Small-subunit ribosomal RNA, 5' domain from an uncultured bacterium, 533 nucleotides, folded computationally. The coordinates come from a structure-prediction model, not an experiment, and the mean pLDDT is 82. The RNAcentral record of the full RNA draws on Greengenes.
Context: one part of a larger RNA
């Protein structure tokens, strides 16, 4: 000097931060990841109205509700976006590099296509089983769902030549020949033809985002010295988007190591952040970059991407439900709650702005995010008055009894209105998307791209912020005074009681205990502990 603190007295007000460091302990309850009807079949109900029968209870039919809801099939997110810091001393991280050893949904740019068929299947209707959870059976029915077919190269792979590169394997072009793989439709205009548009299919190419490999750098213990059998390399084969013992099977007996292997212990890495002139020491909250985890353990599916926090199998601990046959659960998501602890906070408003996924779009979701709430936790700013006022009131303290201190302090006289309080007025953040009229260009006259008016939308919040009232009013406190170290006297107490960072006080005058006057330092704080330099 500093702090993500705590504690202790005290305490007005704003602004911007910042708030489980301990149990990676258990969690009650709501909510954090949905959306697309312009992909597709199908589709109610309550309520009103109107009607037919009627044993006057009721009961049929229809019309609106409404192609709504709520569900089902399909696509695209769900692998981001948030949370933690357990594991990890390791290519995790950080920095330079390589990839001639890789892949990339959704975007952008470019080349070609989008033909022609098939059989199912949920929803639904019917039947069972079971308490539930949920599951079987028939029976229909659709697609952008699933399945051959046809086409087909610049894709992939063979073979053949040629021309060029390189880093050994090799790789680029370019021509020949030959084998293999595609595809979906939907909305709009149109009487059709045909088009527009958003899709699909193959490809190049870019862009972004990840893979994997390598230099160098990364704690402490030698009171840890030997370590290792898929080990350490080849050969063939498998396997992956991809090099490799990555992994079989044969073969050789290598490979690390005191320049610190094994082992143990502690640690998420970094940008940064605190110190310090600086070298350097310490740290890794908040914020950002990377990794790892997601009740412990292991496993793969599916997808472009996950070995997947709010997906699935499996085994365990646990908790709950239960007809005892069986079942459901995972807050280190945002509040919240026990519990641990010196100790950490609302079961709030909003999707108005920014961002993200879904949609052509309208819009819908979003505890990301914006915002409010609690907290002197922790910077900053302001304030709790201001002039004037006496050889100086009163009270108090002191004294050598004369007087000194408190002290212009106080009271009175003149002011001012900041914050708080009442009254009124009132923002920016909000232009876009849409949408109504105008222009200008394109047009297949359907519309669609440009410019400019106008409309529409604010959680916060009647909130910043201005004007007006009134009236000195409502707004100081804590530590220290022996030396370090800045501030002095009385009483009391008498090695008691008690102070203390270090030196040290106290044993009868104690500027060091206690209290009173004074006084000093800083102030919405001040000290105390604790931790780093």
């Nucleotide at each position: 000097a500093a702090c993500a603190a705590a504690c202790g007295c005290u305490g007005g007000c704003g602004g911007c931060g910042u708030g489980c460091u301990u149990c990676a302990u258990a969690c009650a309850u709501g909510c954090a990841a949905g959306u697309c009807g312009a992909a597709c079949g199908a589709g109610a109900a309550a309520a009103u109205c109107c009607u037919g029968c009627u044993u006057c209870g009721g009961c049929g039919g229809g019309a609106u509700g409404a192609g709504u809801a709520a569900a089902g099939u399909g696509g695209c997110g769900a692998a981001c976006g948030g949370g933690u810091g357990a594991g990890u001393a390791a290519c995790a991280c950080g920095u330079g590099g390589a990839u001639a050893a890789c892949c990339u949904g959704c975007c952008u740019c470019g080349a070609a296509g989008u033909u022609g068929g098939g059989g199912a299947u949920a929803a639904g209707c019917u039947c069972c089983c079971g308490a539930a959870a949920g599951g079987g059976g028939g029976u229909c029915u659709a697609a952008u769902a699933c399945c051959g077919a046809a086409u087909g190269a610049u894709a992939u792979c063979c073979u053949u030549a040629a021309a060029g590169g390189g880093c050994a394997u090799c790789u680029u072009u370019u021509a020949a020949g030959g084998a293999u793989c595609a595809a979906a439709g939907g909305c709009c205009c149109g009487c059709a033809a045909g088009g527009g548009u958003c899709g699909c299919u193959u490809u190049g190419a870019g862009a972004u985002g990840g893979g994997u490999c390598c230099g160098c750098g990364c704690u402490c213990c030698a009171u840890u010295a030997g370590c290792u059998u898929g080990u350490u390399g080849g050969u063939g084969a498998g396997g992956u988007a991809a090099a490799a013992g990555c992994u079989c099977a044969c073969c050789a007996a290598g490979g690390c190591u005191a320049c610190g292997a094994u082992g143990g212990a502690u640690a998420g890495c970094c940008g940064g952040c605190c110190u310090g002139a600086g070298a350097g020491g310490g740290u890794g909250u908040a914020c950002g970059g990377c990794c790892a985890c997601a009740c412990u353990g292991g496993g793969a599916c599916u997808g472009a991407g996950a070995u997947a926090c709010g997906g699935c199998c499996c085994a365990g601990a646990c908790u709950c439900c239960u007809a005892c046959g069986g079942g459901a659960g995972g807050c280190a998501g945002c509040a919240g709650u026990a519990g641990g602890g010196a100790a950490u906070a609302u079961u709030g408003c909003g999707c108005a702005a920014u961002g993200c996924c879904c949609g052509a779009a309208a819009g819908g979701g979003u505890g990301a995010c914006g915002c409010a709430g609690c907290a002197a936790c922790g910077c900053c700013g302001c304030g709790u008055g201001g002039g004037u006022g006496a050889u100086g009131a009163a009270g108090c303290u002191u004294u050598u009894c004369g007087g000194a201190g408190u002290g212009u302090a106080a009271g009175g006289c003149c002011c001012u209105g900041u914050c708080a309080g009442a009254g009124g007025g009132g923002a920016a953040g909000a232009a876009a998307a849409u949408u109504u009229g105008c222009c200008c260009g394109a047009u297949u006259c359907g519309u669609c791209g440009g410019g400019g008016a106008g409309a529409c939308u604010g959680a916060c919040g009647g909130u910043a912020c201005c004007c007006u009232c009134a009236g000195a009013g409502g707004a100081a406190g804590c530590u220290c005074c022996g030396g370090c170290c800045a501030a002095c006297u009385c009483c009391g107490u008498g090695c008691c009681a008690g102070c203390a960072g270090c030196c040290g006080c106290g044993g009868u005058a104690a500027u060091a205990c206690g209290g009173g006057g004074g006084g000093a330092g800083c102030a919405a704080g001040c000290g105390u502990u604790g931790u780093u330099c």